Molecule: transfer RNA
Organism: Candidatus Magasanikiibacteriota bacterium
RNA sequence: GCCAUCUUAGCUCAGCUGGUAGAGCUACGGUUUUGUAAACCGUCGGUCCGGGGUUCGAAUCCCCGAGAUGGCU
Numbered sequence: 001g002c003c004a005u006c007u008u009a010g011c012u013c014a015g016c017u018g019g020u021a022g023a024g025c026u027a028c029g030g031u032u033u034u035g036u037a038a039a040c041c042g043u044c045g046g047u048c049c050g051g052g053g054u055u056c057g058a059a060u061c062c063c064c065g066a067g068a069u070g071g072c073u
Base pairs, nucleotide, nucleotide: 001072002071003070004069005068006067007066010025011024012023013022019056027043028042029041030040031039049065050064051063052062053061
């Protein structure tokens, strides 16, 4: 330098053909227990890597960047 894949909650990841952003774990609160853990119930938390475009409507489609991983040279 070229090619491919990826970037969504504190972490690991879903999110179909464009139509109100989700799960598990963590954290916090509650129930239970003499107490802790476990179990169960609930809550908080993200304007989706940045900018622009298309559209009534974009995490999703297009363009330009940034970063990560792998491969080739």